[in-house]
Molecule: RNase P RNA; transfer RNA
Organism: Chthoniobacterales bacterium
């Protein structure tokens, strides 16, 4: 220099003119409601979005018991905040790269990125097609010895999972011994399980012993384990005002799935159906603040990026470009969209010293 | 604003516990029949299962994110 990756930040600036909108003040008009003019001042985002998770707040027994359902899922710590999320650190696994060792396969260390990362020794079920055999393994070809037949060979009853073939997956890997041929049948190393001991808060890891492999995949199949969890959402809800017309049903309703419990309801619920009425104000609600929603447009100068031309290599000039998108109770997280630019860290490649 | 549901051929619907090349009716195209049309008969086309990832040996089906469409919810008596 260039190409990637991770993290964080920015999302043009200033001025003029014409507009929109909230608040406050002044003047004028008006009986009031209000209207007009004018001044000062406030006026979108990193995602305001999707509404996917929560929290505040409000109401429903100031929220109760059990089952069910739902959510989360390696470990530790932290934060006003359920488990989670988020942040920091660690463990394990995978991928990339580099260094070292090695004939090689590979192993180990460093760095970076990624991981819906509890359990398949609790149980039920699934594994199509192909293949001899698919989870209680299995003899198609091949290999091996035996018996019979007249030999090459064939047939029969067996042994065998080393090799071939099928498949996504073939029941530890590799080497040596062993054997009729083979096989954890035996042994070394590696992997796996169990036990003991050391390190660590823990996930986990190291060492020793032991088992001879018994233990395939999948839980984003049911499920099990652990932890947590009441529901409804600002159309929550509170106060005030306006208008109207009630009729029928039956035992429920609040309380979303079931049971209990509590309250209320047979003088018939505003619970259900039909019918009728209202379509208001204030608060909730905000130094942006709405009941259908303002935050914009044009011009100039400068800055930024791209490209073309000129060049005395310092620059100058022309043209083009600036995305995604837009608040509606507030806040945090996640996800998705986004022209481009900047900073830090890491890696590869190229050139030069 | 909030809550919920759906997406398979032009339309309406299937597809079993995830299993091979996704089917059916209507419609459409071509041919036969007819003087012509309808009806009838024969053949055929038409689908990246809305889209992008993931799990799995394998996805219309399971999980997640987007896209599009639809439904319901005001207050008073």
């Nucleotide at each position: 220099g260039c190409u990637c990756g991770a993290u964080g930040g920015c999302a043009g600036a200033u001025g003029a003119u014409c507009g929109c909108u909230g608040a406050c003040g002044a003047g004028c008009c008006c009986u009031c409601c209000g209207g007009c003019u004018u001044g000062u001042u406030g006026g979108a985002g990193g995602a305001a979005a999707g509404u996917c998770c929560g929290a505040a707040c409000a109401c429903c027994a100031u929220a109760c018991g059990g089952c069910g359902g739902c959510a989360u899922g390696c470990c530790g710590c932290g934060u006003a905040g359920a488990a989670c999320a988020c942040g920091c650190g660690g463990g394990c696994g995978g991928c990339g790269u580099u260094c070292g060792c090695g004939c090689a396969a590979g192993c180990g260390g460093g760095c970076g990125c990624c991981g819906a990362c509890g359990g398949a020794g609790a149980g039920u079920g699934u594994c199509a097609c192909a293949g001899a055999a698919a989870a209680u393994a299995a003899a198609c070809c091949g290999c091996c010895g035996g018996u019979u037949c007249u030999u090459u060979g064939a047939a029969c009853a067996g042994g065998u999972a080393a090799g071939g073939g099928u498949g996504a997956a073939a029941a530890g890997g590799c080497g040596a011994g062993g054997u009729a041929a083979g096989a954890g049948c035996u042994c070394a190393c590696c992997g796996c399980g169990c036990g003991c001991g050391g390190a660590g808060c823990a996930a986990u890891u190291c060492g020793c012993g032991u088992g001879g492999c018994a233990c395939g995949a999948a839980a984003a199949a049911c499920c099990c384990c652990a932890u947590g969890u009441g529901g409804u959402g600002c159309a929550a809800g509170a106060c005030a005002a306006a208008a109207c017309a009630g009729a029928g049903g039956c035992a429920g309703a609040g309380c979303a799935g079931c049971c209990g419990g509590c309250u209320u309801g047979u003088u018939g619920a505003c619970c259900c159906u039909c019918g009728g009425g209202u379509a208001u104000g204030u608060c909730g609600c905000u130094c942006a603040g709405a009941u259908a929603a303002a935050u914009g447009a044009u011009c100039a100068u400068c800055a930024c990026g791209g490209u073309c031309g000129c060049u005395u290599c310092g620059g100058c000039g022309g043209c083009c470009g600036g995305a995604c998108a837009g608040a509606a109770u507030u806040c945090g997280g996640c996800u998705u969209a986004u022209c481009g630019c900047c900073a830090u860290c890491g890696a590869a490649c190229c050139a030069u010293g | 604003g909030c809550a919920c549901c759906c997406g398979u051929a032009g339309c309406u619907c299937a597809a079993c516990u995830g299993g091979a090349u996704a089917g059916a009716g209507c419609g459409c195209u071509u041919c036969c029949c007819u003087c012509c049309g309808a009806a009838g008969g024969a053949a055929g086309a038409g689908g990246u299962u809305g889209u992008g990832a993931g799990u799995u040996c394998g996805a219309c089906c399971c999980u997640c994110g987007c896209c599009g469409g639809g439904u319901g919810c005001a207050c008073c008596a």